[in-house]
About this RNA: The RNA shown here (Glycine riboswitch aptamer) has 84 nucleotides and comes from a soil metagenome. Rfam family: Glycine riboswitch aptamer. Rfam describes the family as follows. This family represents the bacterial glycine riboswitch. Its mean pLDDT, the model's own confidence on a scale to 100, is 78. The RNAcentral record of the sequence draws on MGnify.

Formats: sequence, C1' cells, structure tokens
RNA sequence: CUGUGGGAGAGACCGACCUAGCGGAAGCCGGGCCGGCGCCGAAGGAGCAACCGCCCCGGAACCUCUCAGGCAGAAGGACCGCAG
Repeated sequence: CUGUGGGAGAGACCGACCUAGCGGAAGCCGGGCCGGCGCCGAAGGAGCAACCGCCCCGGAACCUCUCAGGCAGAAGGACCGCAG
C1' cells in the first nucleotide's frame, strides 16, 4: 500500500420553498434545497508540544480548535485483527 473483518460520538430538531406517492378534501409521508439555533470528533485541516529520531535540524499525538466533515439508516470513519 491492497483485500477483508471489527469500529465511537452527537437534533429522525424548527421554519419556508420545490418535488414523488396516497387521499374526494383536510391531511399523511419520502426526497431535495435554503435559513436558524443546538451538538459531536475518530476522514482531512489547523494549534500546542507530550513523545520520537539520523538530534544542525526534522517528524510529531487519541490533547486542543471545529474551517471542513458529521448528528435515524446508508456512506464515511482514526485505530485494531488477519492475509499478501
């Protein structure tokens, strides 16, 4: 690096608009997009600097911040196991 298995946290929030389906209507309900507030940290990014190294200098976290990302499911997912 590749394949494979495991893999957490946090609103299925509120409102407007568009759209599919059901319905005589009222409504129900899936999706999309926008706005608002609340929240999470384990893609990435940034900060500090514990630690590490070939110790001039360099690499740097599971800590911190949330720009990004995420807050039903799916996807993603640091990290860990197995195989090559």